[in-house]
RNA sequence: UCCGAUAUAGUACAGGGGUCAGUAUACCAGUCUUUCACAUUGGAGACCGGGGUUCGAGUCCCCGUAUCGGAA
Numbered sequence: 001u002c003c004g005a006u007a008u009a010g011u012a013c014a015g016g017g018g019u020c021a022g023u024a025u026a027c028c029a030g031u032c033u034u035u036c037a038c039a040u041u042g043g044a045g046a047c048c049g050g051g052g053u054u055c056g057a058g059u060c061c062c063c064g065u066a067u068c069g070g071a072a
Base pairs, nucleotide, nucleotide: 001071002070003069004068005067006066007065010025011024012023013022018055027043028042029041030040031039048064049063050062051061052060
């Protein structure tokens, strides 16, 4: 320098055009327990940035940024 992949709660991952953006874990509160832990119930928390296509974009397209891999 070129090519490809990835980017979603604190962390790890799903979601491949419309239905509340979900799961695990972590966090907060309640119940339980002498207390803690476990268990259980509830709660808050996220789509890398910009633009485009579309009636509608986390999802498709373009540019950029970051990370990873490959080629020279």
Molecule: transfer RNA
Organism: Beta vulgaris subsp. vulgaris